[in-house]
RNA sequence: AAUUUAGUUUUCUAGGGUUCCGCGGCAUAUGCCGGUCUGGACCGAGGGAGAACACGCAGCUCUGCUGCGGACACACGGAGGGACAAAAGCCCGGGAGAU
Numbered sequence: 001a002a003u004u005u006a007g008u009u010u011u012c013u014a015g016g017g018u019u020c021c022g023c024g025g026c027a028u029a030u031g032c033c034g035g036u037c038u039g040g041a042c043c044g045a046g047g048g049a050g051a052a053c054a055c056g057c058a059g060c061u062c063u064g065c066u067g068c069g070g071a072c073a074c075a076c077g078g079a080g081g082g083a084c085a086a087a088a089g090c091c092c093g094g095g096a097g098a099u
């Protein structure tokens, strides 16, 4: 300097905004404003927490079941841009960089 690998799905949380509901204010016929409104609901982590599956090995009553296992390790990280109504620890992104 380059290449490869760090599995899939789902639940929850940190966090997030404001289409909808609710709430508050002004109007009062439908309305307008407010997320610097706790909420319902919603979005939501590679580097947060679980579960199931997958994978490897062994056994068994064998197209499945049971047990054990892990590189299922490690992981500092902008700015900027993007989507949905909008925002974010979402996506670009184990990115650019750093060690």
Base pairs, nucleotide, nucleotide: 007053008052009051010050011049012048015043016042020040021039022037023034024033025032026031055069056068057067058066059065060064074094076097080092081091082090
About this RNA
Predicted 3D model of a 99-nucleotide RNA (Guanidine-I riboswitch aptamer) from Paenibacillus sp. GSMTC-2017. RNAcentral holds the sequence, with entries from Rfam. The prediction has a mean pLDDT of 85.